[in-house]
Context: one part of a larger RNA
RNA sequence: GGAUGAACGCUGGCGGCGUGCCUAAUACAUGCAAGUCGAACGAGAAGGCGUGUACUCGUAUACGCUGGAGAGUGGCGCACGGGUUGAGUAACACAUGGCUGACCUGCCCUUCAGAGGGGGACAACCGCUGGAAACGGUGGCUAAUACCCCGUACGCUCAGAGAGGUUAGAGGCUCUUUGAGGAAAGCCGAGGCGCUGAAGGAGGGAGCUGUGGCCCAUCAGCUAGUUGGUAGGGUAACGGCCUACCAAGGCGAUGACGGGUAGGGGGCCUGAGAGGGUGACCCCCCACACUGGGACUGAGACACGGCCCAGACUCCUACGGGAGGCAGCAGUAAGGGAUAUUGCGACAAUGGUCGAAAGCCUGAAGCAGCAACGCCGCGUGCGGGAUGAAGGCCUUCGGGUUGUAAACCGCUUUUCUGUGGGAAGAGGAAGGACGGUACCACAGGAAUAAGUCUCGGCUAACUACGUGCCAGCAGCCGCGGUAAAACGUAGGAGGCGAGCGUUAUCC
Numbered sequence: 001g002g003a004u005g006a007a008c009g010c011u012g013g014c015g016g017c018g019u020g021c022c023u024a025a026u027a028c029a030u031g032c033a034a035g036u037c038g039a040a041c042g043a044g045a046a047g048g049c050g051u052g053u054a055c056u057c058g059u060a061u062a063c064g065c066u067g068g069a070g071a072g073u074g075g076c077g078c079a080c081g082g083g084u085u086g087a088g089u090a091a092c093a094c095a096u097g098g099c100u101g102a103c104c105u106g107c108c109c110u111u112c113a114g115a116g117g118g119g120g121a122c123a124a125c126c127g128c129u130g131g132a133a134a135c136g137g138u139g140g141c142u143a144a145u146a147c148c149c150c151g152u153a154c155g156c157u158c159a160g161a162g163a164g165g166u167u168a169g170a171g172g173c174u175c176u177u178u179g180a181g182g183a184a185a186g187c188c189g190a191g192g193c194g195c196u197g198a199a200g201g202a203g204g205g206a207g208c209u210g211u212g213g214c215c216c217a218u219c220a221g222c223u224a225g226u227u228g229g230u231a232g233g234g235u236a237a238c239g240g241c242c243u244a245c246c247a248a249g250g251c252g253a254u255g256a257c258g259g260g261u262a263g264g265g266g267g268c269c270u271g272a273g274a275g276g277g278u279g280a281c282c283c284c285c286c287a288c289a290c291u292g293g294g295a296c297u298g299a300g301a302c303a304c305g306g307c308c309c310a311g312a313c314u315c316c317u318a319c320g321g322g323a324g325g326c327a328g329c330a331g332u333a334a335g336g337g338a339u340a341u342u343g344c345g346a347c348a349a350u351g352g353u354c355g356a357a358a359g360c361c362u363g364a365a366g367c368a369g370c371a372a373c374g375c376c377g378c379g380u381g382c383g384g385g386a387u388g389a390a391g392g393c394c395u396u397c398g399g400g401u402u403g404u405a406a407a408c409c410g411c412u413u414u415u416c417u418g419u420g421g422g423a424a425g426a427g428g429a430a431g432g433a434c435g436g437u438a439c440c441a442c443a444g445g446a447a448u449a450a451g452u453c454u455c456g457g458c459u460a461a462c463u464a465c466g467u468g469c470c471a472g473c474a475g476c477c478g479c480g481g482u483a484a485a486a487c488g489u490a491g492g493a494g495g496c497g498a499g500c501g502u503u504a505u506c507c
Stems, first nucleotide, its partner, number of pairs: 001507004006503005013378006019371002021335001026333003030330003035076003040073002047066009083288001086286001094212007103205003108201007116150004125140006156181009186193003214260003221251003226248008263285004267278004290311005313324004341368001343367002350364001351362002354359001381411004391402004416444006425434001451496005456477003462491005472479002
């Protein structure tokens, strides 16, 4: 000198775009953050209309039509999006390059083939019943794109036999044959949306591997599922991944093992570069979701707002037992030098889930609010004006300086205030949170707007007074003990300027 997610002191006019708990992965009141489909299914409240009956004349009740709430079965989604980072992790976690003849893939696209027949339940509901509650128990009825059985099988899977080409090899590929096994669902209805089997694609995921990137040798030896084999289990799949048996191996100064620290990368800061430092915001990947463990469902999880167990903590309780998880968005307490609104939109746009659609949901997102926290832009006026006014300060008392600075005259209106108009963003009629915002026009009036640090040398800017090794300054050298350009104040000057200075950290 540059830089910062900064903080502190003094000061502070406006706008645009960004950024904003770096500390306690501490604890959390409250609200919201994941639902949707009635065109899969049964049932159906309130309300409305009509008819009948009763009657105290306004209601009650029965039936029918309409209506569709709140629940329930079922499907898809909830594995995305969002968060703290960043607790753990020094690891195939990440980056980059390969391999999979060892693999999976819902929704989407393409192609081929198909959807025949039957059955029994369980919720909801009704009856009885337990419990303070959370939540149940029992008997009975019922539907389906829920569940089950039979049939069929282009192709699929498995087993046996055979042939072919490929490969380093192999369980992979192609073909023939025998046997066995296994599918389906309907809905609205003009036509569509779905369902089942198979093959391919796209996108996504999984595994293996070469190479690369921290510190300590004051960590030198480490290892029993350890290293390999056989068989089996398990997995989508290879594999000590797991189990039994057999062998005795495997790793290490090219740093094993141990300890410390740490999410990784794109990037960011600095530097001429080499390099050094760093990993906030944004993007990709990973890990985590009160702590530890576990599986279930599912195409996909070992699952932030799912389940079970244990633990700590908090809350409710009728003391028998229950409920909870903000590292989602706001917000609270605490910690701290320090970091924001319990905002808007019956989501306008972009994107996502569900739905045939209308649409619903969406603290994603879009906006607004707060903060000079950062970068950028603008302004606080412009021209004239000497008797160089007054005042201040200095003085050799002549004067010098503040200083064209002010006053005064003329001008302008960025900004400000007021009034009026008023968007684009919405591909196609309507529909805009932002927003009566941006912007435009008119009017008014220099009006509403300057500080901060420094002045001994480094380093740009000097005098006076006060103080007297005191009070104090200080980045280094060093100043201060009676004339201090170094302390304090004043005048003046220099630097930067809506900022200036200090502190911390990096180059």
A computed fold for a 507-nucleotide part of an RNA from an uncultured Chloroflexota bacterium, annotated as small-subunit ribosomal RNA, 5' domain.
The full RNA is in RNAcentral, with records from ENA and SILVA.
Rfam family: Bacterial small subunit ribosomal RNA.